[in-house]
């Protein structure tokens, strides 16, 4: 780059450190009561590894643990974009919920 899955759940009163952060639009938020990062902790359970279901052996599928490789730890991916639908309004412009989508993140494979 490209495929497949997953993205409303879950994770600290701890150290360092000392200005922006939340991918980009727009918005609305978090941040000198220390955000963001970095360690450390912890959270899940994509992959990997045990174990059981099922006598033997090899798959596959389901379940459970987790000392291993990623990952995650403010808000639904924080809404939000682009196309459709229902309702509401309205002179138009809009609002509200909902469906697909794009775009983005992670994993695992090419």
């Nucleotide at each position: 780059u490209c495929u497949u899955a997953u993205c409303a759940a879950g994770a600290g009163u701890g150290g360092c450190a000392g200005a922006g952060g939340g991918a980009c639009u727009g918005g609305c938020c978090c941040g000198a009561u220390g955000a963001c990062g970095c360690c450390c902790g912890g959270c899940a359970a994509c992959c990997g590894u045990u174990c059981u279901a099922u006598a033997c052996a090899a798959a596959u599928u389901a379940g459970a643990a987790u000392u291993g490789g990623u990952g995650c730890u403010a808000a639904a991916u924080c809404c939000u974009g682009c196309a459709g639908a229902a309702c509401c309004g309205u002179a138009u412009u809009g609002g509200u919920u909902u469906u697909g989508g794009a775009a983005g993140a992670u994993a695992a494979g090419a």